Background
Model confidence (mean pLDDT): 85 of 100. A computed fold for a 260-nucleotide part of an RNA from Flavobacteriales bacterium UBA4585, annotated as large-subunit ribosomal RNA, domain VI. Lineage of the source: Bacteria > Pseudomonadati > Bacteroidota > Flavobacteriia > Flavobacteriales. The sequence was found in a public genome assembly.

Context: one part of a larger RNA
RNA sequence: CGUUGGAAAUUUGAGAGGAGCUGACUUUAGUACGAGAGGACCGAGUUGGACAGCCCUCUAGUGUACCUGUUGUGUCGCCAGAUGCAUCGCAGGGUAGCUACGGCUGGUUGGGAUAAGCACUGAAAGCAUAUAAGUGCGAAGCCCACCUCAAGAUGAGAUUUCCCUUAAGGGUCGUUCGAGAUGAGGACGUUGAUAGGCUUCAGGUGUAAAGGCAGUAAUGUCAUAGCCGAGAAGUACUAAUUACCCGUGGCUUUCUAAGA
Numbered sequence: 001c002g003u004u005g006g007a008a009a010u011u012u013g014a015g016a017g018g019a020g021c022u023g024a025c026u027u028u029a030g031u032a033c034g035a036g037a038g039g040a041c042c043g044a045g046u047u048g049g050a051c052a053g054c055c056c057u058c059u060a061g062u063g064u065a066c067c068u069g070u071u072g073u074g075u076c077g078c079c080a081g082a083u084g085c086a087u088c089g090c091a092g093g094g095u096a097g098c099u100a101c102g103g104c105u106g107g108u109u110g111g112g113a114u115a116a117g118c119a120c121u122g123a124a125a126g127c128a129u130a131u132a133a134g135u136g137c138g139a140a141g142c143c144c145a146c147c148u149c150a151a152g153a154u155g156a157g158a159u160u161u162c163c164c165u166u167a168a169g170g171g172u173c174g175u176u177c178g179a180g181a182u183g184a185g186g187a188c189g190u191u192g193a194u195a196g197g198c199u200u201c202a203g204g205u206g207u208a209a210a211g212g213c214a215g216u217a218a219u220g221u222c223a224u225a226g227c228c229g230a231g232a233a234g235u236a237c238u239a240a241u242u243a244c245c246c247g248u249g250g251c252u253u254u255c256u257a258a259g260a
Base pairs, nucleotide, nucleotide: 001152005163006162007161008160009159010158011157015149016148017147018146021049022048023047024046025045026044027043033038051106052105053104054103055102059100060099061098062097066093067092068091069090070089071086072085073084074083075082076081110144111143112142117137118136119135120134169246170245171244172243173189174188175187176186177185194239195238196237197235198234199233200232201231203228204227205226211222212221213220214219
């Protein structure tokens, strides 16, 4: 821009893409078969491999604005206590998120038409013959079925609701997100829990500083403390102010009816 008034939602599915794999074991059964040696079809169940999708409860990794220990050196006048730099100085842990080595799920089943093949009825050709007319079975393959996209399918579909004009609706702007390169998408904008802050909790680290006590002292203890990024709930304390923009009477022709 189109889809022949403009919107908001819910959809149909022409068409397209994806998936489609497979082992071992148990049982049937040491059965059928076979002199024996050996040894099944069919069916039922269990458990794997590779591949794919989703997820973070568990396990594990990362986690450079979390916590702790500690070396050298500088600074805060000194002590104590902090802090800067040294690969995040080094080291030990680690929330959320993101991940796999972790967790869950999948390829099942069924239907239709068939291939090779196997058949039924059956003439030409009194027989025979699966074929000439007619009929059936039959594959990981084909078409459905399963998952995803899909009306620019210009053949532009359908349904419901709203708006009849300063309209319905949408956008700009702001607070933002399990959404994101930017656009886009989702939530919210005081009739408010959208983000931050605060409180409580979860979780991490591991018992802060100051002081008392014990010890000559290092140190220990009073003390599950102190501190804390992303998590959960609550709470208007802060910021989502005011406002602006887009959008607007609907194509043409013919016929019929009513009216003029």